[in-house]
Context: one part of a larger RNA
RNA sequence: UUGGGCGUAAAGCGUCUAUAGGUGGCUUUUUAUGUCCGCCGUCAAAUCACAGGGCUCAACCCUGGACAGGCGGUGGAAACUACGAAGCUGGAGUAUGGUAGGGCAAAGGGAAUUUCCGGUGGAGCGGUCAAAUGCGUUGAGAUCGGAAAGAACACCAAUGGCGAAAGCACUCUGCUGGGCCGACACUGACACUGAGAGACGAAAGCUUGUGAUAUCGAAUGGGAUUAGAUACCCCAGUAGUACAGCCGUAAACGAUGGAUACUAGGCGCUGUGCGUAUCGACCCGUGCAGUGCUGUAGCUAACGCGUUAAGUAUCCCGCCUGGGGAGUACGUUUGCAAGAAUGAAACUC
Numbered sequence: 001u002u003g004g005g006c007g008u009a010a011a012g013c014g015u016c017u018a019u020a021g022g023u024g025g026c027u028u029u030u031u032a033u034g035u036c037c038g039c040c041g042u043c044a045a046a047u048c049a050c051a052g053g054g055c056u057c058a059a060c061c062c063u064g065g066a067c068a069g070g071c072g073g074u075g076g077a078a079a080c081u082a083c084g085a086a087g088c089u090g091g092a093g094u095a096u097g098g099u100a101g102g103g104c105a106a107a108g109g110g111a112a113u114u115u116c117c118g119g120u121g122g123a124g125c126g127g128u129c130a131a132a133u134g135c136g137u138u139g140a141g142a143u144c145g146g147a148a149a150g151a152a153c154a155c156c157a158a159u160g161g162c163g164a165a166a167g168c169a170c171u172c173u174g175c176u177g178g179g180c181c182g183a184c185a186c187u188g189a190c191a192c193u194g195a196g197a198g199a200c201g202a203a204a205g206c207u208u209g210u211g212a213u214a215u216c217g218a219a220u221g222g223g224a225u226u227a228g229a230u231a232c233c234c235c236a237g238u239a240g241u242a243c244a245g246c247c248g249u250a251a252a253c254g255a256u257g258g259a260u261a262c263u264a265g266g267c268g269c270u271g272u273g274c275g276u277a278u279c280g281a282c283c284c285g286u287g288c289a290g291u292g293c294u295g296u297a298g299c300u301a302a303c304g305c306g307u308u309a310a311g312u313a314u315c316c317c318g319c320c321u322g323g324g325g326a327g328u329a330c331g332u333u334u335g336c337a338a339g340a341a342u343g344a345a346a347c348u349c
């Protein structure tokens, strides 16, 4: 609960696609659904409200007329809404020429790390605030040569780019979704949002798994520190970290849903056009799209936001309604499980 809100006080679904529904550009015209006007019928009486009157007043009683409104009928209006018809191009889309870099798959690469093999060499190495555990004469560490493995891609690198979000960075090739810009053609409102529904969704976790055990590293063991040290530091090290299938959650954040229009400037960066200039590239001016800083009006409790709005408006969805109990219980759905989703009340302050 016909109200007010949702950056930080409670509150924007993690993100997208899309069904129903809601909403919807310009012009002419039809009808009359909504809408508006006139008239009629009806909405019993009592009650309530109003104006009078009667009981000495009042409660009470009596009389009178309504206004507004609902439903039905009837006659009109046609601006808006809706319906039918015919058009339009500004919204939206298609085709076309460019352009930056997103996803998937396959192949290739070098640096580093660790291990193994061989050579040189011969006593320490490693680690820390300091040490010790640890490694080492069965030859470590160092250095040179060779081999193997797995994972990640230094510099470029940026206040940068792309993607719906999660996220995406070595190189090349193949396939592929979307965006932006340009010039003109085409379709002609085909649009926006979106309950249910579906898809994607970091890390961690799960699976008779596959692979690997290279690195790092929960747990665990040992060494230190300490009054103690179930820690911080050190030496090792299992699960994990990679792949496949599940899970479906995050401070999944811009703590800010999507779309459209309007409302001062200034300074950058990215993509792509135009003009000017030039032999050409710069420089300078300017358009569109994106991404940042600052700031006017306005807004805000303040902080701050400020053409990428938290300003001014419209449409649609989601959500909130004191703290705790509690994101708990029960039920249901889902999952191998862990759990997730939906989601109270008693009681208490």
Stems, first nucleotide, its partner, number of pairs: 003321004007303002012317001014200004021193003025088005031082001034080001035077009050064005091190001092187003096182004102176004107171002109153001113149008124135002161168002205246003209243002216240001220236004257316006265294011298305002322349003331342004

Predicted 3D model of a 349-nucleotide part of an RNA (small-subunit ribosomal RNA, central domain) from Codonopsis lanceolata.
Its mean pLDDT, the model's own confidence on a scale to 100, is 82.
NCBI's taxonomy places the organism under Eukaryota, Streptophytina, Tracheophyta, campanulids, Codonopsis.